A computed fold for a 1487-nucleotide RNA from a metagenome, annotated as small-subunit ribosomal RNA.
Its mean pLDDT, the model's own confidence on a scale to 100, is 84.
RNA sequence: AGAGUUUGAUCCUGGCUCAGGAUGAACGCUAGCGGCAGGCCUAAUACAUGCAAGUCGAGGGGUAUUGCAGCAAUGUGAGAGACCGGCGCACGGGUGCGUAACGCGUAUGAAAGGUGUCCAAAUCACUGGGAUAGCCCUCGGAAACGGGGAUUAAUACCGGAUGGUCUCUUAGAGUGGCAUCACUUUAAGAGUAAAGCUCAGGCGGAUUUGGGUCCUCAUGCGUACGAUUAGCUAGUUGGCGGGGUAAUGGCCCACCAAGGCGACGAUCGUUAGGGGUCCUGAGAGGGAGAUCCCCCACACUGGUACUGAGACACGGGCCAGACUCCUACGGGAGGCAGCAGUAGGGAAUAUUGGGCAAUGGGCGCAAGCCUGACCCAGCCAUGCCGCGUGCAGGAAGAAUGCCCUCUGGGUUGUAAACUGCUUUUGGGAGGGGACAAAAAGCCAAUGCGUUGGUAAUUGAGUGUACCUCCAGAAUAAGCACCGGCUAACUCCGUGCCAGCAGCCGCGGUAAUACGGAGGGUGCAAGCGUUGUCCGGAUUUAUUGGGUUUAAAGGGUGCGUAGGCGGCCAAAUAAGUCGGAGGUGAAACCCACAGGCUUAACCUGUGGAGUGCCUUCGAUACUGUGUGGCUUGGGUUAUCUCUAGGCGGGCGGAAUGGAAGGUGUAGCGGUGAAAUGCAUAGAUAUCUACCAGAACGCCGAUAGCGAAGGCAGCUCGCUGGGGAUAUACCGACGCUGAGGCACGAUAGCGUGGGUAGCAAACAGGAUUAGAUACCCUGGUAGUCCAUGCCGUAAACGUUGGGCACUAGGUGUGGGGAGAACUCAACUCUCUCCGCGCCGUAGCUAACGCAUCAAGUGCCCCGCCUGGGGAGUACGGCCGCAAGGCUAAAACUCAAAGGAAUUGACGGGGGCCCGCACAAGCGGCGGAGCAUGUUGCUUAAUUCGAGGCAACGCGAAGAACCUUACCUGGGUUGAACUACGUGGGAAAAGCCGCAGAGAUGCGGUGUCCUUCGGGGUCCACGAUAGGUGGUGCAUGGCUGUCGUCAGCUCGUGUCGUGAGAUGUUGGGUUAAGUCCCGCAACGAGCGCAACCCUUGUCCUAUGUUGCCAGCGGGUAAAGCCGGGGACUCGUAGGAGACUGCGGGGUCAACUCGGAGGAAGGUGGGGACGACGUCAAGUCAUCAUGCCCCUUAUGUCCAGGGCUGCAAACAUGCUACAAUGGCCGGUACAAAGGGCAGCUAAACCGCGAGGUCAAGCGAAUCCCAAAAAGCCGGUCUCAGUUCGGAUUGAAGUCUGCAACUCGACUUCAUGAAGCUGGAGUCGCUAGUAAUCCCGGAUCAGCAACGCCGGGGUGAAUUCGUUCCCGGGCCUUGUACACACCGCCCGUCACACGCCGAAAGUCGAUAACACCCGAAGUCAGUGGCCCAACCCUUUAGGGAGGGAGCUGCCGAAGGUGGGAUUGGCGAUUGGGGUGAAGUCGUAACAAGGUA
Repeated sequence: AGAGUUUGAUCCUGGCUCAGGAUGAACGCUAGCGGCAGGCCUAAUACAUGCAAGUCGAGGGGUAUUGCAGCAAUGUGAGAGACCGGCGCACGGGUGCGUAACGCGUAUGAAAGGUGUCCAAAUCACUGGGAUAGCCCUCGGAAACGGGGAUUAAUACCGGAUGGUCUCUUAGAGUGGCAUCACUUUAAGAGUAAAGCUCAGGCGGAUUUGGGUCCUCAUGCGUACGAUUAGCUAGUUGGCGGGGUAAUGGCCCACCAAGGCGACGAUCGUUAGGGGUCCUGAGAGGGAGAUCCCCCACACUGGUACUGAGACACGGGCCAGACUCCUACGGGAGGCAGCAGUAGGGAAUAUUGGGCAAUGGGCGCAAGCCUGACCCAGCCAUGCCGCGUGCAGGAAGAAUGCCCUCUGGGUUGUAAACUGCUUUUGGGAGGGGACAAAAAGCCAAUGCGUUGGUAAUUGAGUGUACCUCCAGAAUAAGCACCGGCUAACUCCGUGCCAGCAGCCGCGGUAAUACGGAGGGUGCAAGCGUUGUCCGGAUUUAUUGGGUUUAAAGGGUGCGUAGGCGGCCAAAUAAGUCGGAGGUGAAACCCACAGGCUUAACCUGUGGAGUGCCUUCGAUACUGUGUGGCUUGGGUUAUCUCUAGGCGGGCGGAAUGGAAGGUGUAGCGGUGAAAUGCAUAGAUAUCUACCAGAACGCCGAUAGCGAAGGCAGCUCGCUGGGGAUAUACCGACGCUGAGGCACGAUAGCGUGGGUAGCAAACAGGAUUAGAUACCCUGGUAGUCCAUGCCGUAAACGUUGGGCACUAGGUGUGGGGAGAACUCAACUCUCUCCGCGCCGUAGCUAACGCAUCAAGUGCCCCGCCUGGGGAGUACGGCCGCAAGGCUAAAACUCAAAGGAAUUGACGGGGGCCCGCACAAGCGGCGGAGCAUGUUGCUUAAUUCGAGGCAACGCGAAGAACCUUACCUGGGUUGAACUACGUGGGAAAAGCCGCAGAGAUGCGGUGUCCUUCGGGGUCCACGAUAGGUGGUGCAUGGCUGUCGUCAGCUCGUGUCGUGAGAUGUUGGGUUAAGUCCCGCAACGAGCGCAACCCUUGUCCUAUGUUGCCAGCGGGUAAAGCCGGGGACUCGUAGGAGACUGCGGGGUCAACUCGGAGGAAGGUGGGGACGACGUCAAGUCAUCAUGCCCCUUAUGUCCAGGGCUGCAAACAUGCUACAAUGGCCGGUACAAAGGGCAGCUAAACCGCGAGGUCAAGCGAAUCCCAAAAAGCCGGUCUCAGUUCGGAUUGAAGUCUGCAACUCGACUUCAUGAAGCUGGAGUCGCUAGUAAUCCCGGAUCAGCAACGCCGGGGUGAAUUCGUUCCCGGGCCUUGUACACACCGCCCGUCACACGCCGAAAGUCGAUAACACCCGAAGUCAGUGGCCCAACCCUUUAGGGAGGGAGCUGCCGAAGGUGGGAUUGGCGAUUGGGGUGAAGUCGUAACAAGGUA
């Protein structure tokens, strides 16, 4: 510090996710030791049991008990517990309920206060009195406890005295301050104290002053969220006077006034103890508030006071309530949020331990007692830190495991074994009274800190830490991960299953992603997972973001608060800046040191703690008030512009209606029609009339207005802008939360109006449907007046203002100047507006660019992933429709912007092709053949499936082939590189059984150089498979397409994907060539080179040829011979736009000439980058999987030929351009020895017999056929047509039944030219006619591949159909239109809202009741202290009781807020293959 994820790819926007750190944690697996820390985050739920606050005899009385002396009486001692009394119990310890508050933090204040114990100082302690616990007696009660009587003490209580620098009152004086005042001081008056004990050392008591500590009160600033909480408040705000308090104060009361708080967020609601600090972060921030420290609050819930220095009191009291317990039913008791512990809750948090030895606390003079504070120990890997599980050597690189290309290699791996060494830890033994301990007491010294002397004792932890010795590698490694992010890879299993997953995503038979294994990586006594927080996230942006199109500018203006604000001067010093002082507790943090063997941890010193307060300075800027200025702004004058607004009047064209005339059969409407109108006279046309609405031309790219918006002419009223120039005011300005006003269309209310148009509606069409598009009608509405509504793609998708930053050009309004005398025109300058182009700059790009989206400042609005949703609920507005404000649950990993390359379009342009058109012939109808589907079957083997499967693989299914079926056999029929062991056989031949395979029996027996070789058998290893996967593959092939395309290097442009080149203008069959051009070149394709064919030449001349010469035959190159010709073979020549016109002096094209051939001469081979997961595992090869007495292999028979039907490709026909009969002519290219077969003979024939030639330019197949000549048939189901069937044969073959071909005779079906539709072909082509070949014993071949014979018609042209190429355009497509995608309905799941109601919760309010208690009052009653008095009594004062104000809980009531459930209902979301349509994306087929 970044990374992954939207796309085919790119840039951007934007969310989601990850890597880091942290934790009071929990869970899973695992676990050796120690140190230091931490340990109910949930139920402030309920608690059994024990302990957690007592102490003092040096305050008091005094008992049980007991010591000593004594026989006893008695004397003299000690003395628990309880009681009176003092101090403490307000500390320490716990918890975080409540609290949004002066509660906390920080800084101040109290001149408005209190303070026991402690310290210092001063002074004092005189004299009396009356009671009461205890004890004793007695009574009641189950108990708790209580009543009565008698008696007694005090440092308990009370009176008197004394008293000051105490308090109060009165009257003064001085000093000071901060307003009320404070301090010092004088005089007079009034008032208030005490306590003793003792061991005689001491310990106490009272008053006052000062200090210290602690507490109380007040104030500034800071301190959560919500406005879907906007108004709150009657003791409320203030005053006067009282009361109360330690003290100020509405704290409380009476009276008076009507205030106080609030958009700088009152009130209300929700949540929450606050801070030091902790985590994170570069920081600013964000989050947290465990342990430790400070403060607050609370103690079962609520209320209340008492005592006291201090409490409204955790282990005190009273009352009420809930709960629990005891009970004799009358009544009582209790409060773990102290330490342990229990139940419960929960994912989850420990021992009913030891000790007061230390530190601290209470009491005490002290000893001491008490202390679950505390110190220790126990449990827990909860965290941090440290240590160990060994170290060194050791290659036969052992064995096992795993992997592979498998006789071998790699890895595990120096790892192990083995050798040597060490001993932390654990075990055993010994040492170690280490350290934590210093004392306290007593005595003495000292002004005080303190010092000296004296004699001992005290350890829970603990025989612990630590040290030493002994033996022995001995006792000690796991967890997660290994597709990318992210370090680490292979095998097996599984087969969209099981599963994984933080995100992207893996898994459908070769998974580095699931599970296991081997190996590896990372951390390590831990490792992972989960939760939470910060970070990354500049993803709330102060530092540090945006707003044309990605989310986001308010519809527009006016204007309140607020924010911001021109020039000059002096003043002030609030902001601001600087110095100094105080504070910012300790701990924590940082730095440096020190102590535990180290570290964690602990200790010391310093820093920091960014803050607040005080004070002294500075004065640039901001602020404040003052004085001025004119440039911002405003006013005035003159001129000018305008569809700016409102109201009145007027006008013509058109439309419709109505009247009349003319006139006749249609009109209207559409893609085509129909509905509709019309003989009752329409449409059309003429005349005059009526009505309402809108204003042609001008007219525009123009003008005006804040926006919405504004258009005939004219009048009236009224707004605004601009230019020029003078004068005046003197910052009066800009923006603008709320607020107010305006605000298209549609809509609503009331009243008018209604010609045209026209939602709804009706009809007609279209259509599968058509609640639409089209047509005919038609009502609201559109218009006017008035009142609402308040929204729009209210858009420039661009808020307003000011300033600055190149220009060019056009246009609207105004002004000035130049030439000319003026005007007009022209030109120049200038201000304001409206457009276009463009530099810098900006931008993700597109683009913007003085009218900014540039550069700055000021103010406002708005945004923060998509969906849910601009929705629900609440509130406000509205007559309603609805508007404004505005969430959440749930769900997804995207949604989106701009641009790029493709593909596509019922987008455009250009061009090509037997693509259409023009023609010729077919197919589709018939019969048959062949192939396919389907059906059937034991099997009808398998594959091929639009074009590009279907006379295809198959260039030959009777057996074989053959892969299928039935039945019968077999376990190796064929192969053997290798290892081990063995044999002399095996094969062959003969016979028997059998359908055969096969089985049984007989016969049979190798070479040698002696090393061995060949061969056979057995075992192992392996063979075999037309079994699967063509979606694991190679190879081969089809197709787009013989279409003209597909790319690269360098350069340039672009952030980039990419572009350019390859586009453009011409041209071509062609990316063929030329020209131009930020491109220049190149490659694969095109073309050419190759084969064939067409002309000529040269060479050669057999088996080919025969012109001339000779011979010869019935005839014949038959023979001699010849090379002229044909032909064969081989090699050459030839064609290249050379000429003219056109064209850019081009490419090229058109034309003619010559030529055998002319613009690629014809044909073939040749198929770019790629597409279709195209086809083929059954040609072959091959990975993996599967079968192995079978899915292998052998055999017989059957099937592949099965037949209601359908399709494809052909053949033959339907006839006279023909059929039949006879005669007769002319090819090319092929094949031939298990072959072709002449001639001859036989047979009607298929064929047979016999038999020459030929391995072939020699011989044979071999007859070419159409053609030509002659004859016959005469339009008919025929002398057409030949299917089907019967009979008889031939040939091949082991064998023609299923299931061959052919022959002869007989039979003689359909069919008379073929619907919709569809195919081929542009010249030696179509059409037509024969010939040959491969396969092959034969043949289902009418197929296929070749050969030649005869030999046409037509092409105006590119509108349309199909396919293709190039350019351009749109796109929401990229699996690319066979794309994408919307809504209803149906189903499933989860979420939210509404809902009659119902059940709660909370806080207020009104009224009722009113406990305890404080305060006040008080007739009668009661009372020791003091006073009077006569000891009857009275007074002062007090008490109980009662009454009153207040007062918790409770009750009643109507509302408020909020939550749960809720029949039913609404919405939206999600869900591999449901239904209906096709709304959007292309002109998406109606933009």